[in-house]
Molecule: small-subunit ribosomal RNA
Organism: mine metagenome
RNA sequence: UGAGGAACGCGUGGGCCAGCUGCCCCGGGGUGGGGGAUAGCCGCCGGAAACGGCGGGUAAGACCGCAUGUGCUCAGGCGGCGGUGGGCUGUCUGAGGAAAACAGUGAUGUGCCCUGGGAGGCGCCUGCGGCCGAUUAGCUGGUUGGCGGGGUGACGGCCCACCAAGGCGGUGAUCGGUAGCUGGUCUGAGAGGACGGCCAGCCACACGGGGACUGAGAGACGGCCCCGACUCCUACGGGAGGCAGCAGCAAGGAAUUUUCCCCAAUGGGCGCAAGCCUGAGGGAGCAACGCCGCGUGGGGGAGGACGCCCUUCGGGGUGUAAACCCCUUUUCUCGGGGACGAAGCACUGACGGUACCCGAGGAAGAAGGCCCGGCUAACUACGUGCCAGCAGCCGCGGUAAUACGUAGGGGCCGAGCGUUGUCCGGAGUUACUGGGCGUAAAGCGCGCGCAGGCGGCCGCCUAAGCCCGCCGUGAAAGCCCCCGGCUCAACCGGGGAGGGUCGGCGGGGACUGGGUGGCUUGGGGGCGGCAGGGGCCGGUGGAAUCCCCGGUGUAGUGGUGAAAUGCGUAGAGAUCGGGGGGAACACCCGUGGCGAAGGCGGCCGGCUGGGCCGACUCCGACGCUGAGGCGCGAAGGCGUGGGGAGCGAACGGGAUUAGAUACCCCGGUAGUCCACGCAGUAAACGAUGCAGACUGGGCGUGGGGGGACUUGACCCCCUCCGUGCCGGAGCCAACGCGGGAAGUCUGCCGCCUGGGGAGUACGGCCGCAAGGCUAAAACUCAAAGGAAUUGACGGGGGCCCGCACAAGCGGCGGAGCGUGCGGUUUAAUUCGACGCGACGCGCAGAACCUUACCCGGGCUUGACAUGCCCCUGCGAGCUCGCGAAAGCGAGAAGCCUUCGAGGGGGGGGCACAGGUGUUGCAUGGCUGUCGUCAGCUCGUGCCGUGAGGUGUUGGGUUAAGUCCCGCAACGAGCGCAACCCCCGCGGCCAGUUGCCGAGAUGUUUCUGGCCGGACCGCCGGUAGCAAGCCGGAGGAAGGUGGGGACGACGUCAAGUCAGCAUGACCCUUACGUCCGGGGCGACACGCACGCUACAAUGGCCGGGACAGUGGGUGGCCAAGCCGUGAGGCGGAGCGAAUCCCCCAAACCCGGUCUCAGUUCGGAUCGGGGGCUGCAACCCGCCCCCGUGAAGCCGGAGUCGCUAGUAACCGCGGGUCAGCACUACCGCGGUGAAUACGUUCCCGGGCCUUGUACACACCGCCCGUCACGUCACGAAAGCCGGCAACACCUGAAGCCGGUGGGCCAACCCGGGCAACCGGGGGGCAGCCGUCGAGGGUGGGGCGGGUGAUUGGGACGAAGUCGUAACAAGGUAGCCGUAGCGGAAGCUGCGGCUG
Repeated sequence: UGAGGAACGCGUGGGCCAGCUGCCCCGGGGUGGGGGAUAGCCGCCGGAAACGGCGGGUAAGACCGCAUGUGCUCAGGCGGCGGUGGGCUGUCUGAGGAAAACAGUGAUGUGCCCUGGGAGGCGCCUGCGGCCGAUUAGCUGGUUGGCGGGGUGACGGCCCACCAAGGCGGUGAUCGGUAGCUGGUCUGAGAGGACGGCCAGCCACACGGGGACUGAGAGACGGCCCCGACUCCUACGGGAGGCAGCAGCAAGGAAUUUUCCCCAAUGGGCGCAAGCCUGAGGGAGCAACGCCGCGUGGGGGAGGACGCCCUUCGGGGUGUAAACCCCUUUUCUCGGGGACGAAGCACUGACGGUACCCGAGGAAGAAGGCCCGGCUAACUACGUGCCAGCAGCCGCGGUAAUACGUAGGGGCCGAGCGUUGUCCGGAGUUACUGGGCGUAAAGCGCGCGCAGGCGGCCGCCUAAGCCCGCCGUGAAAGCCCCCGGCUCAACCGGGGAGGGUCGGCGGGGACUGGGUGGCUUGGGGGCGGCAGGGGCCGGUGGAAUCCCCGGUGUAGUGGUGAAAUGCGUAGAGAUCGGGGGGAACACCCGUGGCGAAGGCGGCCGGCUGGGCCGACUCCGACGCUGAGGCGCGAAGGCGUGGGGAGCGAACGGGAUUAGAUACCCCGGUAGUCCACGCAGUAAACGAUGCAGACUGGGCGUGGGGGGACUUGACCCCCUCCGUGCCGGAGCCAACGCGGGAAGUCUGCCGCCUGGGGAGUACGGCCGCAAGGCUAAAACUCAAAGGAAUUGACGGGGGCCCGCACAAGCGGCGGAGCGUGCGGUUUAAUUCGACGCGACGCGCAGAACCUUACCCGGGCUUGACAUGCCCCUGCGAGCUCGCGAAAGCGAGAAGCCUUCGAGGGGGGGGCACAGGUGUUGCAUGGCUGUCGUCAGCUCGUGCCGUGAGGUGUUGGGUUAAGUCCCGCAACGAGCGCAACCCCCGCGGCCAGUUGCCGAGAUGUUUCUGGCCGGACCGCCGGUAGCAAGCCGGAGGAAGGUGGGGACGACGUCAAGUCAGCAUGACCCUUACGUCCGGGGCGACACGCACGCUACAAUGGCCGGGACAGUGGGUGGCCAAGCCGUGAGGCGGAGCGAAUCCCCCAAACCCGGUCUCAGUUCGGAUCGGGGGCUGCAACCCGCCCCCGUGAAGCCGGAGUCGCUAGUAACCGCGGGUCAGCACUACCGCGGUGAAUACGUUCCCGGGCCUUGUACACACCGCCCGUCACGUCACGAAAGCCGGCAACACCUGAAGCCGGUGGGCCAACCCGGGCAACCGGGGGGCAGCCGUCGAGGGUGGGGCGGGUGAUUGGGACGAAGUCGUAACAAGGUAGCCGUAGCGGAAGCUGCGGCUG
């Protein structure tokens, strides 16, 4: 330091009779006498250097002989002990092998040699424990063992020769991936999970790899040799190097420190010692990196300053916070003193003049970070406007944002606070503690069965599991407890406790296991009966379809919603007779039987499996389950060969349709059938594994036995087995299950762990193929699901309403015109309203005004309100000038006076006014609509875990949730009805201006006030003697008499900021205001609502008749007169039951027209008039004359109306100067037709059903295609990686061989000697084995990349269709096969979800 390493590497417990051990301790013995060299050094030489060569001389505790041998080792002999392998020990013989000196006068001290023991250290062996992958299932040649040998300190296949053929593996070998292990650390209630940084133990490594040397110890971090990579030096010949030591540098990185001080202490090495060395260590420095402690002040101080923020403008908040007063001084600064750490005495301190103490000074120098939508503690304002941004999850932001940004305020923590990453927790969400599998994910399609797991009753033995006690061990540190030391704490010291699936000894014997003996209840066998579509093979029968032959017979048949294709005059279909062939077996047939499942159905025979019942008997636990394995396994499919009647994928044709690769129809091939082989799937489902035990009942049914009673096979009772229904407890999320459990338990197996991707890819195995089995990941989503609830919906069901349809009458849609709207146009054509529910709507009166729009001209405290300040004697008005006016400017006359206040006015200024500018998605109010529909709810109780239900459902009845009856409901509220108004009858009262009348008089009518009257009250029928319904009488009126007012909870972010009000925003000489003119009236068109028509039920002319509602003084306006007329003149009457508007019209009578674009129709245009008004050009109405257009009854379609209604006819009114009015609101007149009925269209009510809908069917949603982004698979190949294998080559080095070259000591010989020769021994060199690495080769494994290609995921509004969800419009789904742009369709079999 953590690369490598999954290993006895580590941890823990053992073993070594198989070991080593320097220094240290204890013991025994010894230390005699000699010899030869060599570094350093000197000289010379080589080299750039590193370094080296030669010569000379020299010492030792270096080296070498000799002597001695307590003991030691070896060999051999004889014993003893022991846990028996090379252990310990006694004895005898033989052999081998030691030493070193130094200091001191000395005593002595320190050493040295041999040896025994100890301590500590090390080596080796071993039980157990601790990662992932089976898409790695087989691995292994020194491999496993033996004999002998080599080697080591030591066992061993560690190594070698020979022999044998073993060894390991589903309790996971081998292979791949990952990883240093532990004490411990974090988390957790624990069990567990994750981790292994500091410290400590062990291991491994020291540039990568190999190797040995030395040594007690190394295969050696700061040694050596070799190979390799890299860096450096070089004179090019050669050399040098290894910070994973302390600092430091570079690079990499989000990120990690000083090239500091000291050996004073602790510890280490060497040394007799002095001492030397020590980046171990002790200290200091840097970094809030962590833990701990402390401070940044304390007290007082206003109903509360300033500032800032909010505000309903009153005030509130910041806030005792500040200022200010009093106080303190930790820390800080300065000054003074000053350690412990130092040991038995003295000496010795890097830290350090530090800690600490004293004094002085002064609140003095010291606060931030995150958050404030919910989770989660803390809210306002402004800015922004799906932008900018936030975001842990849910989610915020599209003009009022507590969610963004800023501010004020608040919350939390605080020298820190947030963020990111990782781990545990929460998560009982991998479930040992502690989960599940009918429908949520999950029971293998079914069986047989090896291994494994589990296992009945009674004895005896054992003691492996299990329990108890003691001993050993579980290092220290850490955690916990106690005590103590730094002022406290952190930190540190001492003591204790605790910790193991561990070892040993002793004990126990219930349970499990093992052994043994027995038993019969589990299981099995024997015997006797029984039922059965159980299986396989062979045979055989009838019905039907089809085909062939023949007869009869003729014009069709067949098929469908309707048709057509098809078949048929070459004779079909129909019918009769004969024949052929294949497939399937009606009725019986059942909720029934059999089988393990798939599945099995005419009859007969053969072979064969299983089950049930009964009484006895035999075996004696022989059992249950079952990973792998093996077998069986519908339909479809495949192979070979047959067969082929019917049916029928594909395919052809006909229809349907926008299309129709479908549904329907006509044909039709594979196939369906048989034999043999393959395949091996399914909604192979009870969506429920197998076996066993236990736990209330009721009712069926199949098989057997028994009882009782019988004529009886009946009925009844009991019982065993099977198969159903309903239900109790219990269980369940609910639904439901409920003795064949989904209850209560046991054993064993299989399976699940969010959705999509995907049962897919890759790999493997199987298959002839189709394909099957096994089975991921990237990426992506905030869900996907189950059951139940309330709604809504359904081309679901039941019941019932409505001018909803039908029946009927009249219209609209065509024409012309009016009006509104769209569109277009325009300077402007102001704005709003948009299916029903905008469009004769706001507009119940646009020439100016209105008016909001446009152009132009003006005003600026403003056209209008309030307040304040200043100035001013006086208001409109009048005159003049400019001007289109508004306005601007000028002026005159006149008046009052108390001389100045008040009121009023004017001018200037301030505050403000003003806005039809925006937001009806900020609002109030009001309104439309469902809908005058019959509903919507509440309290209490009851039911349900809950949503919620009940009540309100049900049986009747009603116009009605109207009423009655029933009912775990009993009551109540808002709605319905009634109470109110109008009309219809009567009575009473009153009455003018009404009515009758000449009048008197009167009061039928009339007016308007009060009453009466109608309630299914009466009768009959019906109903349940209920509500009610039907009929009748009476009555003006009946069963709510007709009409109105009245609109439940709610829905549509419905409508309205332009009626009004109003939050917010916006404009302020203009988005305010005044004025003139224009526009709202445009016009190629489209739509809506109307009017008038198209004519004879009519037009026109003449005559005649009858209403009601209303309005009227700035008004209605009579008579009379004028005018063809509009109208004018006129002026009576009337504030109106009095007068006026006011002749109603359709109608009736008479006449005319005669079917024609007309005597219909009246548009359009010309001319002339009238009226209102300041003013009729744009742009009013009316009258007269003339002109006379389209139009001859209206396509698809569509509207209104059920009775005094529709239709037709006129009248009045509001607005208003006038008027476009045909509109609207009213009024009366004339006055029908039709309703069988509820199938259908539309809307609605109640019950029920299905649902994948819940902005609720205008819902949801599927697949192809196109585009974009992303990840992945395949792919000719290309690129590098990893580990093996075969062969070649082969460094250093160890070992072996050789050793002709070389060598002082020892021995021998020669010589006086120097020395020479030989021997022993050794070395270089050479040869060989092994050997790092390199090379070559073919494969293996994994990775990257890859033209192209495949599907997948995601993306706001793309294209095509409509598959699924409601009977989704052909019920859906599963498997399989074919086909098709796509969803999909079709065939076969299966499922009900």